[in-house]
A computed fold for a 468-nucleotide part of an RNA from an uncultured bacterium, annotated as small-subunit ribosomal RNA, 3' major domain.
Context: one part of a larger RNA
RNA sequence: UGACGGGGGCCCGCACAAGCGGAGGAACAUGUGGUUUAAUUCGAUGAUACGCGAGGAACCUUACCCGGGCUUAAAUUGCAGUGGAAUGUAGUGGAAACAUUACAGCCUUCGGGCCGCUGUGAAGGUGCUGCAUGGUUGUCGUCAGCUCGUGCCGUGAGGUGUCGGCUUAAGUGCCAUAACGAGCGCAACCCUUAUCUAUAGUUACUAUCAGGUCAUGCUGAGGACUCUAUGGAGACUGCCGUCGUAAGAUGUGAGGAAGGUGGGGAUGACGUCAAAUCAGCACGGCCCUUACGUCCGGGGCUACACACGUGUUACAAUGGCAGGUACAGAAGGCAGCCAGUCAGCAAUGACGCGCGAAUCCCGAAAACCUGUCUCAGUUCGGAUUGGAGUCUGCAACCCGACUCCAUGAAGCUGGAUUCGCUAGUAAUCGCGCAUCAGCCAUGGCGCGGUGAAUACGUUCCCGGGCCU
Numbered sequence: 001u002g003a004c005g006g007g008g009g010c011c012c013g014c015a016c017a018a019g020c021g022g023a024g025g026a027a028c029a030u031g032u033g034g035u036u037u038a039a040u041u042c043g044a045u046g047a048u049a050c051g052c053g054a055g056g057a058a059c060c061u062u063a064c065c066c067g068g069g070c071u072u073a074a075a076u077u078g079c080a081g082u083g084g085a086a087u088g089u090a091g092u093g094g095a096a097a098c099a100u101u102a103c104a105g106c107c108u109u110c111g112g113g114c115c116g117c118u119g120u121g122a123a124g125g126u127g128c129u130g131c132a133u134g135g136u137u138g139u140c141g142u143c144a145g146c147u148c149g150u151g152c153c154g155u156g157a158g159g160u161g162u163c164g165g166c167u168u169a170a171g172u173g174c175c176a177u178a179a180c181g182a183g184c185g186c187a188a189c190c191c192u193u194a195u196c197u198a199u200a201g202u203u204a205c206u207a208u209c210a211g212g213u214c215a216u217g218c219u220g221a222g223g224a225c226u227c228u229a230u231g232g233a234g235a236c237u238g239c240c241g242u243c244g245u246a247a248g249a250u251g252u253g254a255g256g257a258a259g260g261u262g263g264g265g266a267u268g269a270c271g272u273c274a275a276a277u278c279a280g281c282a283c284g285g286c287c288c289u290u291a292c293g294u295c296c297g298g299g300g301c302u303a304c305a306c307a308c309g310u311g312u313u314a315c316a317a318u319g320g321c322a323g324g325u326a327c328a329g330a331a332g333g334c335a336g337c338c339a340g341u342c343a344g345c346a347a348u349g350a351c352g353c354g355c356g357a358a359u360c361c362c363g364a365a366a367a368c369c370u371g372u373c374u375c376a377g378u379u380c381g382g383a384u385u386g387g388a389g390u391c392u393g394c395a396a397c398c399c400g401a402c403u404c405c406a407u408g409a410a411g412c413u414g415g416a417u418u419c420g421c422u423a424g425u426a427a428u429c430g431c432g433c434a435u436c437a438g439c440c441a442u443g444g445c446g447c448g449g450u451g452a453a454u455a456c457g458u459u460c461c462c463g464g465g466c467c468u
Stems, first nucleotide, its partner, number of pairs: 007468007015458002019421005026313008034304002042053002064299007076122009087104007106113002124288002127286003133282002135277003138273001140271001145184006151160003164175003190265004195233007205222002209220003236259001239253001240251004315414001319373006332361002336355002340351004380411001385406007427450007
C1' cells in the first nucleotide's frame, strides 16, 4: 500500500422478510457424468459447465470406427514438357469412390484461350500447446469506482487530491478543505414506447355527399378520423406549500398524456479469475507427409444396471369433453405463401384464384354462452405397445415427423433442500421467426391476449460499496 476478520460505523441489491408460482416425487424430452462400445468425434466442469459451442447428426454435416480407393493430391497456383478440347453417351467390374473399353466431340485476331497427363515448386492436417499469442467472450457488475498533471507532505515506499458534514441511483451534487485542475467511468447525447402537432395520402382510412350489393370502403369521391413515416413540441423539481445555508428532500399540491432517471433497450471504466476458445477465424513453436492428408460405402455421434442439471405434460371440477360464438400483435412468403372447390374420419391429395405483397396468403387460444361428466385412478392423465396410413427425401432398418383405430403405464401435489419474480411484472393463453428437403423444437429468439398478491422492516443469510 493492499487483502482478510465468526472487529466497528454508514449504505445498497428479489439478499432476507412479506407474497405468488415453481424445482426436488411421476412419465417423457433434452444436456452431462458414468458405464458400455470397433467407434460411442471434440470442447465447456462451483458461482461464471450441464435445451452450452449445435440458429436443425437418416446420407451429407462428421471431425470418430470398419472396409475399399488416391499420392502434386479434393481445392488454389507458378514453371517446364507433352497431348488434345472440355465434356457427353453407351458397355464391363464394383457397395460406391473409382478403374477400364468404345463412340461422339473446340474456338482462334495464329499470340493463344480451355482442359487432361508427366515432372517440379508451393500443398494439406478439426494433429499438440488458450500456460507462447491476436481477436472475441463470460464473471465481479451497469457495481461506482480507477487514475493523471502541477503543487504540498514524507529520508523512502507512498500520502494528499478521492478525506469530513449533508445529499444522490451514482466520486451525483453542495458546503468545508494544502490542495488546484484534468482524464477513463456515472449522467446526457442514440434507438424504442407513452401524448400532441405540421407535412404527405397509396396498397392504409371512411365522417359528410352520391351510386351499388344478399353482404362488405365495394365504386365515384374525400384529406376529417385511424394508421403509416419524416420533421417538430413536450418533463426541467420549471411553478406552489413545508423543511434546509446550499445541494436537495417532501406533499391523495396544481397543471399535464406522462413527475421527479416516465417504461424498455443499446452502451460494461482500471482491472480480477495464467477464467473460456489453436474445433469460427488468424498466428509462433512442435509434429504427420503412399498419411495424423484426401475420396467413397456402411456404421457411430441416437448405446443403458445407474447419478445429476434444464424443461414439457400431468395428478383434475377455478376442471375434462361436445356444440355455438368473439377479439390480436409481430413476423414470413416464388424450388414460396396458398383463397376456393372436390376426395378422404384425418394426416394429406387433386384441380386451381390471387400475391415478389400496407393490395394476395398465412384459422389465434385462453375468454364468453349452452349441454354433459359428479370426485372415481375416473369422460383425470397420457406413457408404452399393436395395426393401418400420409408426407419429405436416392434412401426413413439402425435413426424422421404427422394422421387414424385400438391399447391405457406411472402419477391423487411431491423429504431434506432449493429457484424465479416488485406491474402490464409474476402467473396463464396462444401466434410467429431463424436454422431447415424433412425433423426428433417440449429448445432459442420475438409477439400480442387475460392479468394478480405482497414489501412491517434491515436483526439475521448471501453479494457489493465507502470510512476506520
Its Rfam family is "Bacterial small subunit ribosomal RNA".